[in-house]
RNA sequence: CGAGUCGGUCAGGCGAUCGCUUUUCAUUCGCUUUGGUGAAUGGAGGGAGGAAAGUCCGGGCUCCAUAGGGCAGAGUGCCAGGUAACACCUGGGGGGCGCGAGCCUACGGAAAGUGCAGCAGAAAGGAAACCGCCGCCACACAAGUGUGGCGGUAAGGGUGAAAAGGUGCGGUAAGAGCGCACCGCGCGGCUGGCAACAGGCGUGGCGAUGGUAAACCCCACUCGGAGCAAGACCAAAUAGGAAUCCGUCAGCUGUGGCCCGCAGUGGAUUCGGGUAGGUCGCUACAGGCAGGUGGUGACACCGGUCGCAGAUGAAUGAUCGUCCACGACAGAACCCGGCUUAUCGACCGACUCAAUUC
RNA sequence: GGCGAGGUAGCUCAGACGGUUAGAGCGCAGGAUUCAUAACCCUGAGGUCGGCAGUUCAAUUCUGCCUCUCGCUA
Numbered sequence: 001c002g003a004g005u006c007g008g009u010c011a012g013g014c015g016a017u018c019g020c021u022u023u024u025c026a027u028u029c030g031c032u033u034u035g036g037u038g039a040a041u042g043g044a045g046g047g048a049g050g051a052a053a054g055u056c057c058g059g060g061c062u063c064c065a066u067a068g069g070g071c072a073g074a075g076u077g078c079c080a081g082g083u084a085a086c087a088c089c090u091g092g093g094g095g096g097c098g099c100g101a102g103c104c105u106a107c108g109g110a111a112a113g114u115g116c117a118g119c120a121g122a123a124a125g126g127a128a129a130c131c132g133c134c135g136c137c138a139c140a141c142a143a144g145u146g147u148g149g150c151g152g153u154a155a156g157g158g159u160g161a162a163a164a165g166g167u168g169c170g171g172u173a174a175g176a177g178c179g180c181a182c183c184g185c186g187c188g189g190c191u192g193g194c195a196a197c198a199g200g201c202g203u204g205g206c207g208a209u210g211g212u213a214a215a216c217c218c219c220a221c222u223c224g225g226a227g228c229a230a231g232a233c234c235a236a237a238u239a240g241g242a243a244u245c246c247g248u249c250a251g252c253u254g255u256g257g258c259c260c261g262c263a264g265u266g267g268a269u270u271c272g273g274g275u276a277g278g279u280c281g282c283u284a285c286a287g288g289c290a291g292g293u294g295g296u297g298a299c300a301c302c303g304g305u306c307g308c309a310g311a312u313g314a315a316u317g318a319u320c321g322u323c324c325a326c327g328a329c330a331g332a333a334c335c336c337g338g339c340u341u342a343u344c345g346a347c348c349g350a351c352u353c354a355a356u357u358c
Numbered sequence: 359g360g361c362g363a364g365g366u367a368g369c370u371c372a373g374a375c376g377g378u379u380a381g382a383g384c385g386c387a388g389g390a391u392u393c394a395u396a397a398c399c400c401u402g403a404g405g406u407c408g409g410c411a412g413u414u415c416a417a418u419u420c421u422g423c424c425u426c427u428c429g430c431u432a
Base pairs, nucleotide, nucleotide: 002353003352004351005350006349007348008347009346010345012323013322014321015320016319017318018317020047021046022045023044024043025042026041027040028039029038030037031036049329053340054339056338057337058336059335060334061227062226063225064224068260069259070258071257073223074222075221076220077219078092079091080090081089082088093107094105095104096103097102108218109217113216114215115212116211130157131156132153133152134151135150136149137148138147139146140145141144165183166182167181168180169179170178184206185204186203187202188201190199191198192197231280232279233278234277241271242270243269244268245267246266251265252264253263254262287306288305289304291302292301293300294299324327359431360430361429362428363427364426365425368384369383370382371381377415386402387401388400389399408424409423410422411421412420
């Protein structure tokens, strides 16, 4: 200098003017049960994100029973750890890719059972002889070939995604784990490791045990349902009524897929009548920042410090000036931890490969 | 804001069990019929199965992500 890998930070800057929203303080006015409360004006402070997004997972919170038993259903799926929890994260193992730094990985079980494999092909799941190869018999003749029959054969050809261990040597009529060596596979000890697993030893010739579980299924573990439009409180109304039907310890309701259980209770439909919203939940927190200690790490603990949107027709904007690298994706609505997706660029740190120079 | 369902031919819908060529009705094009038109009859064209990945020998179908449309909820 070039090519690349991993991790992190920022998300146009500065100034002026005019607005919007919220908190607090002051003044004035109104109401008042004298506690306060509402409006206006003025001062001061705060005001979107790394994804606020998709709503794909997990949790808090709230109501239903403190979420209880069973069936059904759903999810997760190498091992260990972290965490409030997870399908997330960290570390490790196996497999794959890359020269490398590194990256990817839905990665339990196919010797419990059932199913599926179109087309092609002779044969597709305890399989099979189409061509070929070999042996024997018969016939033919041009005399070592052809045709036919009966057998042997999975080494070769061909079909297929897949043809029932692979390569080599021996062996054989031709072949074949038929025999042997190495590799693979199964089984049994041993060693290391918490474990996944790895290494090595012995043993079995291996038609024992092919593929598919993002097919049913089996095994292990987890999961009650609903969602802030949850729900709580204040206030108005559901009044007084009419008609029909069902029920008398069973039914109905309580948001549950069903049964049990638990709690409550007469219920359903129609007609008629009637209505008005407000407050809380709401943001202080599994919270941020820097430091120390423990741990390979995710993370945990300790003391310190900071206060950082909270609307309900819903704010965070507009104009001007100036500078540059000319500004991407995009806007909170109960909150948090993740994942995924979108994203102009700029900067920082660690590392790899190649070339050149010293 | 929260919750749920769906996307297959120009239109309305099947197919969902992974498998040979994805079908039906209407519509469209050509033919036949008719003096001519319609209807009837015959034939044909027309599909990235919303998009991108993955599992599998094989995906419209199974799984994940994205995108669009619709519905419910005070």
Source information:
Predicted 3D model of RNase P RNA and transfer RNA as a complex of 432 nucleotides. The prediction has a mean pLDDT of 77. Rfam match: Bacterial RNase P class A. About the family: Ribonuclease P (RNase P) is a ubiquitous endoribonuclease, found in archaea, bacteria and eukarya as well as chloroplasts and mitochondria. By type it is a ribozyme.